[in-house]
RNA sequence: AGCUCAUCACGAGGGACUGAGGGAACGGCCCAGCGAAGUCCCGGCAACCGCCACGAACCUCCGCCUCCGGACAGACCCGGAACGGAUCGUGGAAACGGUGCCAAAUCCGCCCGGACGCGAGAUCCGCCCCGGGGAAGAUGAGAA
Numbered sequence: 001a002g003c004u005c006a007u008c009a010c011g012a013g014g015g016a017c018u019g020a021g022g023g024a025a026c027g028g029c030c031c032a033g034c035g036a037a038g039u040c041c042c043g044g045c046a047a048c049c050g051c052c053a054c055g056a057a058c059c060u061c062c063g064c065c066u067c068c069g070g071a072c073a074g075a076c077c078c079g080g081a082a083c084g085g086a087u088c089g090u091g092g093a094a095a096c097g098g099u100g101c102c103a104a105a106u107c108c109g110c111c112c113g114g115a116c117g118c119g120a121g122a123u124c125c126g127c128c129c130c131g132g133g134g135a136a137g138a139u140g141a142g143a144a
Stems, first nucleotide, its partner, number of pairs: 003142006013042005021031003026109003043102003048098002051092006060086004066081005106136001110133005117127003
């Protein structure tokens, strides 16, 4: 860098240094000398993995104190059961486990469907709103 899966409407900012950009990309629209980005310090949010409790499943894989059968002089060994783990679900804690995050829905955009309203607006079109899908991206986990 790429692949797979899950989530993405919630939530959570002060200070120091510094000084002009930032919101991934392009467009829009925003944020920004009442201080952007960055670095450091402190604080916070959340609950992906991990942890704890309970439950499910047992197709497959791994382990194995034990049990059963086979083999053997006996053990190693072979087959099976139970159990534990990998797996799945619900709930919990969040401290000194590993990350992540702390303007705006992932700020919005593309496609399909739909109601009120607005635009001189019946139709059409646009805006706004709702539902579904997609692209790209972010974060985590996993595999090679």
SAM riboswitch aptamer (S box leader) from Nocardioides sp. 1609, 144 nucleotides, folded computationally.
Of the family's consensus pairs, 93% are formed in the model.